Overview: The RNA shown here (small-subunit ribosomal RNA) has 1504 nucleotides and comes from an uncultured prokaryote. Rfam family: Bacterial small subunit ribosomal RNA. RNAcentral holds the sequence, with entries from ENA. Its mean pLDDT, the model's own confidence on a scale to 100, is 84.
RNA sequence: AGAGUUUGAUCAUGGCUCAGAUUGAACGUUGGCGGCAGGCCUAAGACAUGCAAGUCGAGCGGUAACAGAUCUAGCUUGCUAGAUGCUGACGAGCGGCGGACGGGUGAGUAACGCGUAGGAAUCUAUCCAGUAGCGGGGGAUAGCCCGGGGAAACCCGGAUUAAUACCGCAUACGCCCCACGGGGGAAAGGCCGGGAUCUUCGGACCGGUCACUAUUGGAGGAGCCUGCGUUAGAUUAGCUAGUUGGUAGGGUAAAAGCCUACCAAGGCAACGAUCUAUAGCUGUUCUGAGAGGAAGAUCAGCCACACUGGAACUGAGACACGGUCCAGACUCCUACGGGAGGCAGCAGUCGGGAAUAUUGUGCAAUGGGGGAAACCCUGACACAGCCAUGCCGCGUGUGUGAAGAAGGCCCUAGGGUUGUAAAGCACUUUCAGUAGGGAGGAUAAGCUAGGAUUAAUAAUCUUAGUCUAUGACGUUACCUUGCAGAAGAAGCACCGGCUAACUUCGUGCCAGCAGCCGCGGUAAUACGAGGGGUGCAAGCGUUAAUCGGAAUUACUGGGCGUAAAGCGUACGCAGGCGGUUUGGUCAGUGGGAUGUGAAAGCCCCGGGCUCAACCUGGGAACUGCAUUCCAAACUGCAAAACUAGAGUAUGGUAGAGGAUAGUGGAAUUUCAGGUGUAGCGGUGAAAUGCGUAGAGAUCUGAAGGAACACCAGUGGCGAAGGCGGCUUCCUGGACCAACACUGACACUGAGGUGCGAAAGCGUGGGGAGCGAACAGGAUUAGAUACCCUGGUAGUCCACGCCGUAAACGAUGAGAACUAGAUGUUGGGGGGCAUGUCCCUUUAGUGUCGAAGCUAACGCGUUAAGUUCUCCGCCUGGGGAGUACGGCCGCAAGGUUAAAACUCAAAUGAAUUGACGGGGGCCCGCACAAGCGGUGGAGCAUGUGGUUUAAUUCGAUGCAACGCGUAGAACCUUACCUACCCUUGAAUCCAGAGAAUCCUUUAGAGAUAGAAGAGUGCCUUCGGGAAUUCUGAGACAGGUGCUGCAUGGCUGUCGUCAGCUCGUGUCGUGAGAUGUUGGGUUAAGUCCCGUAACGAGCGCAACCCUUAUACUUAUUUGCCAGCACGUAAUGGUGGGAACUUUAAGUAGACUGCCGGUGAUAAACCGGAGGAAGGGGGGGACGACGUCAAGUCAUCAUGGCCCUUAUAGGCAGGGCUACACACGUGCUACAAUGGCCGGUAAAGAGGGUUGCCAACCCGCGAGAUGGAGCGGACCCCAGAAAGCUGUUCGUAGUCCGGAUUGGAGUCUGCAACUCGACUCCAUGAAGUCGGAAUCGCUAGUAAUCGCGGAUCAGAAUGCCGCGGUGAAUACGUUCCCGGGCCUUGUACACACCGCCCGUCACACCAUGGGAGUGGGCUGUACCAGAAGCAGGUAGCCUAACCGCAAGGAGGGCGCCUACCACGGUAUGGUUCAUGACUGGGGUGAAGUCGUAACAAGGUAGCCGUA
Repeated sequence: AGAGUUUGAUCAUGGCUCAGAUUGAACGUUGGCGGCAGGCCUAAGACAUGCAAGUCGAGCGGUAACAGAUCUAGCUUGCUAGAUGCUGACGAGCGGCGGACGGGUGAGUAACGCGUAGGAAUCUAUCCAGUAGCGGGGGAUAGCCCGGGGAAACCCGGAUUAAUACCGCAUACGCCCCACGGGGGAAAGGCCGGGAUCUUCGGACCGGUCACUAUUGGAGGAGCCUGCGUUAGAUUAGCUAGUUGGUAGGGUAAAAGCCUACCAAGGCAACGAUCUAUAGCUGUUCUGAGAGGAAGAUCAGCCACACUGGAACUGAGACACGGUCCAGACUCCUACGGGAGGCAGCAGUCGGGAAUAUUGUGCAAUGGGGGAAACCCUGACACAGCCAUGCCGCGUGUGUGAAGAAGGCCCUAGGGUUGUAAAGCACUUUCAGUAGGGAGGAUAAGCUAGGAUUAAUAAUCUUAGUCUAUGACGUUACCUUGCAGAAGAAGCACCGGCUAACUUCGUGCCAGCAGCCGCGGUAAUACGAGGGGUGCAAGCGUUAAUCGGAAUUACUGGGCGUAAAGCGUACGCAGGCGGUUUGGUCAGUGGGAUGUGAAAGCCCCGGGCUCAACCUGGGAACUGCAUUCCAAACUGCAAAACUAGAGUAUGGUAGAGGAUAGUGGAAUUUCAGGUGUAGCGGUGAAAUGCGUAGAGAUCUGAAGGAACACCAGUGGCGAAGGCGGCUUCCUGGACCAACACUGACACUGAGGUGCGAAAGCGUGGGGAGCGAACAGGAUUAGAUACCCUGGUAGUCCACGCCGUAAACGAUGAGAACUAGAUGUUGGGGGGCAUGUCCCUUUAGUGUCGAAGCUAACGCGUUAAGUUCUCCGCCUGGGGAGUACGGCCGCAAGGUUAAAACUCAAAUGAAUUGACGGGGGCCCGCACAAGCGGUGGAGCAUGUGGUUUAAUUCGAUGCAACGCGUAGAACCUUACCUACCCUUGAAUCCAGAGAAUCCUUUAGAGAUAGAAGAGUGCCUUCGGGAAUUCUGAGACAGGUGCUGCAUGGCUGUCGUCAGCUCGUGUCGUGAGAUGUUGGGUUAAGUCCCGUAACGAGCGCAACCCUUAUACUUAUUUGCCAGCACGUAAUGGUGGGAACUUUAAGUAGACUGCCGGUGAUAAACCGGAGGAAGGGGGGGACGACGUCAAGUCAUCAUGGCCCUUAUAGGCAGGGCUACACACGUGCUACAAUGGCCGGUAAAGAGGGUUGCCAACCCGCGAGAUGGAGCGGACCCCAGAAAGCUGUUCGUAGUCCGGAUUGGAGUCUGCAACUCGACUCCAUGAAGUCGGAAUCGCUAGUAAUCGCGGAUCAGAAUGCCGCGGUGAAUACGUUCCCGGGCCUUGUACACACCGCCCGUCACACCAUGGGAGUGGGCUGUACCAGAAGCAGGUAGCCUAACCGCAAGGAGGGCGCCUACCACGGUAUGGUUCAUGACUGGGGUGAAGUCGUAACAAGGUAGCCGUA
């Protein structure tokens, strides 16, 4: 510090996710030791049991228990019982102090509760210091005793008694009150010591100490007040009657409406009152670079609470956790009358929960209470126990060790890896174990001696010595002279990318994984397992949570033209912000000082535990707040001035600016009349409609409403919406010129207010045209649409609502600055050459562009540039601009505006493709022009389908279908049926035998049985090779599966002209450029231009063939000339001229001429030439596409079968047949058929072969055997043609299917199932619907010939030659293709994408008659305990009084306040609810096709 994920790729926007750190954690799995920490986050749920607050006998009366002593009684040493408070002590009680601390919890609380900084009107037990005292009396009461009630708790009565309990009196330095004259108020003793004196012998007295009283001050503590800070919601906007203030009174420790009465009507709030929800606050903790964000466990400070609610009492302090009273709920006891209780103390239990410990030890230390002290108490605390909950440390060995062991795993079978790892050898012993030793946590009190102090030998402080006692932890930490032995001690997660780490097997969209992207459908580095590896390690992972990354709420530090985002527009209150100068002030601002900012923590420097964690000392810091001093630039404030902003006045100018009244012409329509006749109208085409009752057309006239052609212009005006004939009246704004006046008056603007297209609403008018709805006609599968004919609201006017639009420049307003060029509108100035001119200035309005900005597109003085001020708005997509609530509206609806749930995207710009019922250019037998076919018939052949035991398998739009198959009777053959075999046809091993052949039996055969013949070849004599049989296992075998695992081969686009690269340049980038453009070409062919320059694969050429010539050669081919010969023939001699053959060469290149073109490339025409612009034909097929075809040619990975899915054999099948399709053949005839005669090819094949002559047969063929491995012989007669007859338009002398009979040939065999021949038979068919195919010249058409395969079996296929046309104007259209461009929501690429209803399932949510809870307002009833007030009843020790009585007090009663409770009626919130609304998600459902291309009616926004 970033990364993954939207796309074919890119940049951006934007969300989601990950890597880090952390935790009071939990879960899974594993687990050696120690140190230090931490440990109910949930039910402030309920609690059994024990403990957690007592102490003081030196305050008191005393003596229940224990011990001692003394005495007495019973008795046997001794025990038991009793007595004496005498002593140690002490139950209960009175009294004092403490139970307000310590400990727990976080329910409540949004508050002066907390934090911070201040303040004044207060109190304060104990403690410290000061001052002054502590005199003298009195009356009670508990306990104890007696009696009584009650189950108990407990209560009542009587008698008696003490005090440091209670009450007077005296005194009063301080103190309190006051009218300043005065008045008021206190106390307590206990213990210790003791010289003198006194004594009732107890003491008095003196001293000390602890207490006590009054008062002052302090310390610490507590109460009160204030400034500032302290969560979210405005879908909570108004709240408040003791409310705000005053006066008087009351009240408190103290200010105060704290309380009461009266008076006034205030107080709070947009800087967020009130209400609702949530929450203890802080130091701090976690995270972060910081700013921030989140949290508030442990520790520390404050607050609040103590079963729930209320209340006071006592006290220095409480409205009191282990106190009281009342009410309520709950639990327990009960004799039913009544009582008891409060773990949010420590343990512990149940419950809840994912989850959190022992009913431990001790007061040894620290601290607290009481006490003079000893001491007692102390679940505070110190320790121990449990838990890997966290942090830190240590260990589980170290060295050596290659035969690189075995085993495992992988393997290309060679090896690699685990791996120096192990074993082995040599060492060590930390930790744990065991034995022994052993700190520190412990100081003090006391005693002796000295010193200080003192009246003092008390007390106190201090020094030295002495003296013992005290440890829960604890078998402590620690140590080793010990002992033993590598001995007791490693797991977890991960290994597709992010993210370090890879292979095998299993599984087969199953099982499963997954943080995101995503893996899994038979070769999974992603699932499960093994091996290996990586990371961390006594832990490791997962889950949850927080911060970070996230600049993804942006203060630091974001945005708003198109990604989310500028209010439709203006005015304007508050608010924010604001020109120049001067002096003043000092609130902001800057600086200094002081106080505070608790401790702990963080940080720095030291120290202590062996280190560390941890502990500890010091420092720094705590960015804050307050007080005070200084400065005065800037902001503010108040003052004075200025004119550059703004405004006013003056003079002009332009304008569809607004509003009002009037008025004009053209046109449409209607009406009336005239002329006139059959149609008009409308459309893609029609029809509905109108018209013979006279339409349409045309002419004249009239009526009425609405809108204003030309001018007219990216012209003008207005804030926007918007505004268009002309004239009148009223009126707003803008601009220009000159510069008189005011003197900052300015800008923006939350709320607020006005305006605000169209549609719509209300009332009343108006209504020509147009025209939602509606009707009809078309179109269509349908057509509730598009098109047509009609047509109502509406559109128009007046008044009033509505308040929205894609209200757009998708761009808020204002101000300043920053190159230009060019057009245009309004105004001003200047120039001269006076014009349709030029220069300049200002205000608008456009285009293009510099810098700059931008993701890009683009913007660019009219900014989206650079800055300032103010406002509005955004924070992933959907749900949703929806629901609920509020406000507005007559309604429609508008405005404000969520959540649950769901997805990992949604989006912008640009790029490359592909596509378009987009455009341009161009090509092709693509169309057109022609010729001939197919589709109809019969047959052949292939396919589908059907059938079958099997009809083997594959090929399926073009690019499957006379295809694989260049040839299924058996074989082929893979299929079916029946039968048979199991190491099999091959290789290796062992044994035996030559091999082999013949005969015979059974069988369909494979095969099985029997019998016989036969002993081979080489040899170095050991044996070897070949072959057969038997046996065992390694293996064979598979036309079994996967062409979607593959190689190879092939098809196709397409012989289309394309496809790319290097370097450079441009662009953030994908990419572009080059390859586009202008020409040209069959061609990315060439030329020119050009930020490109070059190059490669393609094109072309090189190759073959054909067309011409030449050279060479001359047999089996040829024969001109010369000769011989024949009935005839190159037959013979010979020849090499010709033809041919087959090798080489030449030739054609736009080379030449003319024209066009740009002087280019090239094109057109011509000459010459056998051939002319690629001469004809072939081979040759770029990058790639179709997961195209083929595992059945072959090869091959994986999987599967192995007495079978292998192998053998016989028969059958592949040849089936209601049907459909493709490809062909033959025809339908006279350009023909039949018959006769007759001419001339090319290219091939031939020894398992081609087969001549002769002869036989009507013929297929047979016999026969010559020749030929071929320019020699044979196949082999070419046919159409030509010629001469005949037939005469007919189902024929056309056509030949089918069938009967008879044969021939091949073959082991023609039944299923061959071909051919002869005789006979003689079907359909008379040129073929929709539709569709081929072909542009030696082509189509037509005619025959040959070959491969092959025993035989072509109408197919591959070749060959003969005869030999027609047509092409042209590129509008159909199909396919190429280039450029455009749009795109497509990229699996239009066979794309995608919308809505309906149906089904699930999910969350709104409404809903209501129903049930919680909280709460208002009104009223009620009123426990308690305090206060009143009091006429009752009672009453201290004081006063001679007494009566009084003062005072208590009980009772009454009143006010008030908790619980109740009644009525509201608000709010949660849950639930028949039914219902929309929404989301879901696999392949239904109906259509709305959007994306001109999406086939451009789309979209508002409205009905």